The RNA shown here (c-di-GMP-I-GGC riboswitch aptamer) has 80 nucleotides and comes from a Pirellulaceae bacterium.
């Protein structure tokens, strides 16, 4: 550096549920806790989704990093 343990320590938080808020995807706060070793950040490429427009194959704008890859930063320390 890689790597990831029935370790320690701490960290996020699915679904559902209330409040608010977007035309919607969806966001945020509180409850919860599926699960996450990058489940930290970042729409670069794809993917999914949603609103406009067009009606052909698509344009434009949004939304998701807890789809998937890249970019970037980061806590512990067995074992190999």
């Nucleotide at each position: 550096c890689g790597c990831g343990a029935c370790a320690a320590a701490g960290g996020c938080a699915a679904a559902c549920u209330g409040g608010c808020u977007g035309u919607g995807a969806g966001g945020u706060c509180a409850g919860g806790g599926c699960g996450c070793a990058a489940a930290g950040c970042u729409a670069u490429g794809g993917g999914u989704c949603c609103g406009c427009u067009g009606u052909u194959u698509a344009g434009c704008g949004g939304a998701u990093c807890g789809c998937c890859a890249g970019g970037c930063u980061a806590c512990c320390g067995a074992a190999c």

NCBI's taxonomy places the organism under Bacteria, Planctomycetota, Planctomycetia, Pirellulales, Pirellulaceae.